[in-house]
Context: one part of a larger RNA
RNA sequence: CUGGGCGUAAAGGGCGCGUAGGCGGCUAUGAUAGUCAGGCGUGAAAGCCCCGGGCUUAACCUGGGAACUGCGUUUGAUACUGCAUAGCUAGAGAUUGGAAGAGGAGAGUGGAAUUCCCAGUGUAGAGGUGAAAUUCGUAGAUAUUGGAUGGAACACCAGUGGCGAAGGCGGCCAUCUGGUCCGGUUCUGACGCUGAGGCGCGAAAGCGUGGGGAGCAAACAGGAUUAGAUACCCUGGUAGUCCACGCCGUAAACGAUGUGUGCUAGCCGUCGGAAGUUAGGCUUUUGGUGGCGCCGCUAACGCAUUAAGCACACCGCCUGGGGAGUACGGUCGCAAGAUUAAAACUC
Numbered sequence: 001c002u003g004g005g006c007g008u009a010a011a012g013g014g015c016g017c018g019u020a021g022g023c024g025g026c027u028a029u030g031a032u033a034g035u036c037a038g039g040c041g042u043g044a045a046a047g048c049c050c051c052g053g054g055c056u057u058a059a060c061c062u063g064g065g066a067a068c069u070g071c072g073u074u075u076g077a078u079a080c081u082g083c084a085u086a087g088c089u090a091g092a093g094a095u096u097g098g099a100a101g102a103g104g105a106g107a108g109u110g111g112a113a114u115u116c117c118c119a120g121u122g123u124a125g126a127g128g129u130g131a132a133a134u135u136c137g138u139a140g141a142u143a144u145u146g147g148a149u150g151g152a153a154c155a156c157c158a159g160u161g162g163c164g165a166a167g168g169c170g171g172c173c174a175u176c177u178g179g180u181c182c183g184g185u186u187c188u189g190a191c192g193c194u195g196a197g198g199c200g201c202g203a204a205a206g207c208g209u210g211g212g213g214a215g216c217a218a219a220c221a222g223g224a225u226u227a228g229a230u231a232c233c234c235u236g237g238u239a240g241u242c243c244a245c246g247c248c249g250u251a252a253a254c255g256a257u258g259u260g261u262g263c264u265a266g267c268c269g270u271c272g273g274a275a276g277u278u279a280g281g282c283u284u285u286u287g288g289u290g291g292c293g294c295c296g297c298u299a300a301c302g303c304a305u306u307a308a309g310c311a312c313a314c315c316g317c318c319u320g321g322g323g324a325g326u327a328c329g330g331u332c333g334c335a336a337g338a339u340u341a342a343a344a345c346u347c
Stems, first nucleotide, its partner, number of pairs: 003319004007301002012315001014201004021194003025088006033081002035077008049065006091191001092188003095184005103177003108172002110154001117147005125136002162169002206247006215241002220236004258314006266292012296303002320347003329340004
């Protein structure tokens, strides 16, 4: 470079926005750059290939031809692509009226429960386990009643329900704010798709500074178990978990399935909207989300209008196992480390 691939065999970037680039709807006109055809020039010789000739043959030498698939120039063709101009509305967007929603941010607020503290009643146990013990308790525990403090999480509703690009999002109320869907008319007139670099977001854990600390709980301590028990079980318990600001940038970041567009049997649910009929509901349509199931695909499993089917556009990635997502170097980071990423050797 070419090819074959990427749900589970190696392989989809964690997710988005977007630069360059690549690709791009319908119609008409123009010119002709790509494209196509012809001419001319050039494409050294030798070599390769074809037909001959010369050394006894061959290697070797030699004549002619073809080829040199290219480049330049010129004359034409105008379907396609590009370019220019003019127009269009099916893509895209705007406008208007509605709809659903744990989408996001900061602020306020509520009840249940756990723990601690205060007070009352009350007395010898409580707790825990397979059984126990460590532990708590006559300095009055556990239990029960009342009141207060504080932090964190929001039972039921709750649902193969909803929203979000992904990570993710769940008490209630208002404020600010993003997106989506449906119906209608009018408007802009290709304004689009993808996206190397780049920028932003990105669970948990971890890090820095300052708060906070009820419960839970790495580490740690003790009690058990056991041959041992650096575990599983029990009693405690510190970081952490929470908040603010700043880092980190990774996950089985999974649908292990990149994004967008078009096309391709049906059936049954469910969530949101619209229309019609009837108002019990049913029918049609539209956007999401599930189950089953043809054609087709697949190594099989399975996928199957939410494709892993049939196609197109663009990006990312793979190329036997180990060595190794390691070393070295670079970049980033406070660090932990992240990212980029080999080779020897070996099977």